[in-house]
RNA sequence: GGGCCCUUAGCUCAGCUGGGAGAGCGCUUCGCUGGCAGUGAAGAGGUCAGCGGUUCGAUCCCGCUAGGGUCCA
Numbered sequence: 001g002g003g004c005c006c007u008u009a010g011c012u013c014a015g016c017u018g019g020g021a022g023a024g025c026g027c028u029u030c031g032c033u034g035g036c037a038g039u040g041a042a043g044a045g046g047u048c049a050g051c052g053g054u055u056c057g058a059u060c061c062c063g064c065u066a067g068g069g070u071c072c073a
Base pairs, nucleotide, nucleotide: 001072002071003070004069005068006067007066010025011024012023013022019056027043028042029041030040031039032038049065050064051063052062053061
């Protein structure tokens, strides 16, 4: 320098054929317990990496940029 893959909640990750943004863990509140642990219930938490394009509509399709991984030179 070039090819390919990845980037979604605090962490680890799903997300089907373009139309609802989700799970586990963690966190907060309440119950059970003398307390801790544990468990049950409820809840908060998101620029879907950034910019632009296509579309009635984009996490999803296209381009560029940034970061990470990997391969080739």
Predicted 3D model of a 73-nucleotide RNA (transfer RNA) from Sulfurimonas sp. Its mean pLDDT, the model's own confidence on a scale to 100, is 82. It matches the Rfam family "tRNA". By type it is a transfer RNA. It was read from a public genome assembly.